[in-house]
């Protein structure tokens, strides 16, 4: 770096250093000198994985939450939309059909984050 696979609307911050940007991307919309991003110490959240323990023939479920565990995370729903389907609102100029800029709800991918496994 590729692939596979599971999650992804919960939940958790203080200090110090430092001094402009940041929230992957394009838009929107926040953040931010009342000090961001990032780095360090403390702290703490959670249960993917190690462990322990309960069910269970099995597959698998469940509980603990520090056991000097391996990681992750601690503004906002992955901050929201991005493509694509379904419904619905409202359109010029009367009515149907067709379209359909826009707006709501709702699926599904996608793309990103993680964590497990493979190369």
């Nucleotide at each position: 770096c590729u692939c596979u696979u599971a999650u992804c609307g919960c939940g958790a911050g203080u200090g110090g250093c430092g001094g402009a940007g940041g929230g992957a991307c394009a838009g929107g919309c926040c953040c931010u000198u009342u000090g961001a991003u990032g780095c360090c110490a403390c702290g703490g959240c959670a249960a993917c994985c190690g462990g322990a323990c309960c069910c269970g023939a099995a597959a698998g479920g469940g509980u603990c939450g520090c056991c000097a565990g391996g990681u992750g995370c601690c503004a906002a729903a992955u901050c929201c939309u991005g493509c694509u389907c379904c419904g619905g609102a409202a359109g010029a100029a009367a009515a149907c059909a067709a379209c359909g800029a826009u707006c709501c709800g709702g699926g599904g991918a996608a793309a990103g984050a993680u964590g497990a496994g493979a190369g």
The RNA shown here (SAM riboswitch aptamer (S box leader)) has 119 nucleotides and comes from a Pseudomonadota bacterium. It matches the Rfam family "SAM riboswitch aptamer (S box leader)". About the family: The SAM riboswitch is found upstream of a number of genes which code for proteins involved in methionine or cysteine biosynthesis in Gram-positive bacteria. The organism belongs to Pseudomonadota, within Bacteria. The prediction has a mean pLDDT of 79. Of the family's consensus pairs, 94% are formed in the model. It was read from a public genome assembly, where an Rfam model found it.